[in-house]
RNA sequence: GGAGUCGGCCAGACAGCCGCUGUGCUUCGGCACAGAGGAAAGUCCGGGCUCCACAGGGCAGGGUGCCAGGUAACGCCUGGGCGCUAUAAGUCGAAAGACCCAAGGCGACGGAAAGUGCAACAGAAAACAUACCGCCGAUGGUUCAGAAAUGAACACAGGCAAGGUUGAAAUGGUGGUGUAAGAGACCACCGCGGCCGUGGCAACACGGACGGCAUGGCAAACCCCACCCGGAGCAAGGCCAAAUAGGCAGACGCGUUCCCUGAACACCGGCGGCCCGCCGGAGUCUGCGGGUAGGCUGCUAGAGGCGGCGAGUGAUCGCCGUCCCAGAUGAAUGGCUGUCCACGACAGAACCCGGCUUACCGGCCGGCUCCCUUU
Numbered sequence: 001g002g003a004g005u006c007g008g009c010c011a012g013a014c015a016g017c018c019g020c021u022g023u024g025c026u027u028c029g030g031c032a033c034a035g036a037g038g039a040a041a042g043u044c045c046g047g048g049c050u051c052c053a054c055a056g057g058g059c060a061g062g063g064u065g066c067c068a069g070g071u072a073a074c075g076c077c078u079g080g081g082c083g084c085u086a087u088a089a090g091u092c093g094a095a096a097g098a099c100c101c102a103a104g105g106c107g108a109c110g111g112a113a114a115g116u117g118c119a120a121c122a123g124a125a126a127a128c129a130u131a132c133c134g135c136c137g138a139u140g141g142u143u144c145a146g147a148a149a150u151g152a153a154c155a156c157a158g159g160c161a162a163g164g165u166u167g168a169a170a171u172g173g174u175g176g177u178g179u180a181a182g183a184g185a186c187c188a189c190c191g192c193g194g195c196c197g198u199g200g201c202a203a204c205a206c207g208g209a210c211g212g213c214a215u216g217g218c219a220a221a222c223c224c225c226a227c228c229c230g231g232a233g234c235a236a237g238g239c240c241a242a243a244u245a246g247g248c249a250g251a252c253g254c255g256u257u258c259c260c261u262g263a264a265c266a267c268c269g270g271c272g273g274c275c276c277g278c279c280g281g282a283g284u285c286u287g288c289g290g291g292u293a294g295g296c297u298g299c300u301a302g303a304g305g306c307g308g309c310g311a312g313u314g315a316u317c318g319c320c321g322u323c324c325c326a327g328a329u330g331a332a333u334g335g336c337u338g339u340c341c342a343c344g345a346c347a348g349a350a351c352c353c354g355g356c357u358u359a360c361c362g363g364c365c366g367g368c369u370c371c372c373u374u375u
Stems, first nucleotide, its partner, number of pairs: 001371010012340007020035006037346001041357002044355005049233004061229005066080005081109001082107004090099003110224002115222002117218002132164002134160003139157002141154005172190006191213001192211002195208005237297004247288006255265004267281005304323008341344001
C1' cells in the first nucleotide's frame, strides 16, 4: 500500500424572528437556562419499585441446559472447548476441479447402555435385523462321465452379505490376509468404547495399553437428570376531595275529631301582596364515613454521564475528581427566513434500568488476518 473481515462513534451545521413545556428570578412588563433516540420501536427476556399472597417442605406447571467468569438479574455479555461452515492465500492439476483451509460466520451444544414412542414415500430390510437383484454351492442331494481316484452339470437343500438397487439415514471405514463365495473371521492404520497417565479450575486435549465393535438416528417426542421461577402491574400504589344518589348517627315531626275504615281539619311546599280557594308532599334539618368527577403525588439523582488512576486477556470491577442532563398529561420538544455543505435515513419519551431483535441516507475511526513493497 492492497484485499477480506469484525467492531466503535456521529446522525446536516450556523444565525435571526415567532411559538410550546419545565425550572429559577422578577420592578409582574418580562428575563435567563434546559428541552427525545440509537433505536424513544417490537413488548421478546431480565431486574428495580409498588400492592397482594406467603412458616418450612413437597406435588403440579413453566423455563434454562458444553465449561469458566461477569452481572442486581437474564434466554444477555466475555473468554475458552467441541462440532459444522465460508472465502482469499497456499498445494496439485493443461483445465474442470480436488486437497488444505487465515481473520471470520453459525450451533436449545446435558442424557439415546432407565423406560415408552416415532421414521411418510421408496426400499429386501428403518432395529429380535433382513435378502429383491446378486455371489457361491466347499458340505449334503440328484443326474452324467469314469474301473477307481475324481471330474462335470443342476442351482434342490443350503452358505454369504462383497457388489448393485432405495432412502435424510442401512448395522464401523480403507487396504490386505483368508475363503467355495464371503464376513472383524484375522492383521495394519483410522474411527469408536470404557480404563490408566499427563496437561488444564473445568469443558476438553494429548499419549498409552486394552476391547473386535457390543451401543444406528430423533429428547424444538414423551421422558430422565441438574438448576431457576409466588401473582399482578404506574390504569401499580399513596394523599386531598365537589354535586347527585344511597349508607350510618342524632334532633324535630309522625297531630286532632269520629268506634273502625276513610274523610275533613292541621303541618310543609307551590300559585298569590294577603285571606279564601285550588294543586302537590310524607318527612325535615344537622353531622359523620365510604366513594365518583377533579386535583396533588408516585416522576425522574440514576445498577447515572464525563475525566483520571488502578486490577483483569476480556466482559467487568474498585478508588478519586467533576457534572446535573426532558418530565409532558389531550399530552411540549415546533414553524418561518437566510447562508453553507457531502443535500440529510429510520424514526418520537410517557415509572425507571440492563439486554435481545427489528428499521436505518450516509460519513468518520480503529482492531484482526492474508498478500505485496521498502527499510
Bacterial RNase P class A from a Thiobacillaceae bacterium, 375 nucleotides, folded computationally. RNAcentral holds the sequence, with entries from ENA. It matches the Rfam family "Bacterial RNase P class A". Rfam classes the family as a ribozyme. Model confidence (mean pLDDT): 77 of 100. NCBI's taxonomy places the organism under Bacteria, Pseudomonadati, Betaproteobacteria, Nitrosomonadales, Thiobacillaceae. It is recorded under the gene name rnpB.